Predicted 3D model of a 341-nucleotide part of an RNA (large-subunit ribosomal RNA, domain IV) from a soil metagenome. Its Rfam family is "Bacterial large subunit ribosomal RNA". The RNAcentral record of the full RNA draws on SILVA. Its mean pLDDT, the model's own confidence on a scale to 100, is 89.

Context: one part of a larger RNA
RNA sequence: CCCCGGUCAAGGAACUCGGCAAAAUGGCCCCGUAACUUCGGGACAAGGGGUGCCCUUGGGGUUGUCGGGGACAACCCGAUGGCCCUGGGGGCCGCAGAGAAUCGGCGGGGGCGACUGUUUACCAAAAACACAGGUCCCUGCUAACCCGUAAGGGGAUGUAUAGGGGCUGAAACCUGGCCACUGCCGGUAGGUUAAGGGGAGGGGUGCAAGCCCCAAACUGAAGCCCCGGUGAAGGCCGGCCGUAACUAUAACGGUCCUAAGGUAGCGCAAUUCCUUGUCGGGUAAGUUCCGACGCGCAUGAAAGGAACAACGACUCCCGCGCUGUCUUGACUGGGGGCUCG
Numbered sequence: 001c002c003c004c005g006g007u008c009a010a011g012g013a014a015c016u017c018g019g020c021a022a023a024a025u026g027g028c029c030c031c032g033u034a035a036c037u038u039c040g041g042g043a044c045a046a047g048g049g050g051u052g053c054c055c056u057u058g059g060g061g062u063u064g065u066c067g068g069g070g071a072c073a074a075c076c077c078g079a080u081g082g083c084c085c086u087g088g089g090g091g092c093c094g095c096a097g098a099g100a101a102u103c104g105g106c107g108g109g110g111g112c113g114a115c116u117g118u119u120u121a122c123c124a125a126a127a128a129c130a131c132a133g134g135u136c137c138c139u140g141c142u143a144a145c146c147c148g149u150a151a152g153g154g155g156a157u158g159u160a161u162a163g164g165g166g167c168u169g170a171a172a173c174c175u176g177g178c179c180a181c182u183g184c185c186g187g188u189a190g191g192u193u194a195a196g197g198g199g200a201g202g203g204g205u206g207c208a209a210g211c212c213c214c215a216a217a218c219u220g221a222a223g224c225c226c227c228g229g230u231g232a233a234g235g236c237c238g239g240c241c242g243u244a245a246c247u248a249u250a251a252c253g254g255u256c257c258u259a260a261g262g263u264a265g266c267g268c269a270a271u272u273c274c275u276u277g278u279c280g281g282g283u284a285a286g287u288u289c290c291g292a293c294g295c296g297c298a299u300g301a302a303a304g305g306a307a308c309a310a311c312g313a314c315u316c317c318c319g320c321g322c323u324g325u326c327u328u329g330a331c332u333g334g335g336g337g338c339u340c341g
Base pairs, nucleotide, nucleotide: 001336002335003334004333005332006331007330008329010327011326014325019322027051028050029049030048031047036041038170052092053091054090055089056088057087058086059085060084061083062082063081064080065079066078067077068076069075093097105320106319107318108317109316110315111314112312113311117129118128133168134167135166136165137164138163139162145154146153147152173305174304176237177236178235181234182233183230184229185228186227187226190225191224192223196219197218201214202213203212204211205210238256239255240254241253242252265299266296277293278292279291280290281289
């Protein structure tokens, strides 16, 4: 000097990205427990008290034996033992009685995810995945779909209250407008459209019959065009100018464009560039945090919106307790390190 332990005056998070680590709490019994809530919970909330041993005196339960009643039974009564639970009184010792060990720290407010679960075997356990529930699409059975070249198999010895796929993600409250584009579904009159059918016409060759080649009209599917539908399909959801008797603002008006111009909500947000926005709260002091405001660079409704009790080795902020994290270091036990072997 390193590792693993122990103790500490005064202070008590001043440490630090962050109370990381440590300390503290701790079992059982009793008292007592708030907001909120889906009435289950929250709850071991929080916060208090007790706890050993000896003597003594009660109550209750259970069981063995004996005696009595009853019927040799159930059952009841009495006596005497065992075990268990529990109340009262008195006393004893220590610093300390859950005397060691085992053994929750607590509270308040946000974010995210409802929840228990699952995951990167070996740097990530999470707000990621899953999840019950919701919704859309496909599938009538030799099902759709998946594996396989196929036979065949799964689906399923199932049959639409079933099976497959997509999105969303408990319950409660809700889920607005646009079908122009793209997709999908439906429609089939017309347009377009390949091979094929057709063969006007033309060409090569041959004396010729013929053989060969090119080829217009017309005919000819799906598809596309076209006509509709469809958003919990991919998606999208405006600009400029003016206007109220202070000012400011604009309920109001005008105009251009669009398929339609963002509804309810929420909002400086896991989203806000400007930004440490502004105001309020908390602190002596707060780029974080909480509550508001809204001119939302660039929120917004199942890529769901918003809210939420419970839950979380998640994350942010604050407080109580507690401490060697720190002011600031000291001492100490054990094991290494060093020397010899």